[in-house]
RNA sequence: GCUCUCGUAGCUCAGUGGUAGAGCACUCCCUUGGUAAGGGAGAGGUCGUGCGUUCAAUCCGCAUCGAGAGCUCCA
Numbered sequence: 001g002c003u004c005u006c007g008u009a010g011c012u013c014a015g016u017g018g019u020a021g022a023g024c025a026c027u028c029c030c031u032u033g034g035u036a037a038g039g040g041a042g043a044g045g046u047c048g049u050g051c052g053u054u055c056a057a058u059c060c061g062c063a064u065c066g067a068g069a070g071c072u073c074c075a
Base pairs, nucleotide, nucleotide: 001071002070003069004068005067006066007065010024011023012022013021018055026042027041028040029039030038048064049063050062051061052060
């Protein structure tokens, strides 16, 4: 330099056109004499960034940033 994969909640990941979810963690409550375990409720997201396509984009296209893997010819 080129190619491919990935980027979504604090962490690990799902979702792949109709407007975002799970587990763990966090907060409150129930249960207990008190813990642990268990149960219920809640909070937390410009879906890496920008521009396009579309009635509508986390999803499709282009560019760009970051992480990882692979390849490396001619002169």
Background
The RNA shown here (transfer RNA) has 75 nucleotides and comes from a Bdellovibrionales bacterium. It matches the Rfam family "tRNA". It is annotated as a transfer RNA. NCBI's taxonomy places the organism under Bacteria, Pseudomonadati, Bdellovibrionota, Bdellovibrionia, Bdellovibrionales. The coordinates come from a structure-prediction model, not an experiment, and the mean pLDDT is 81.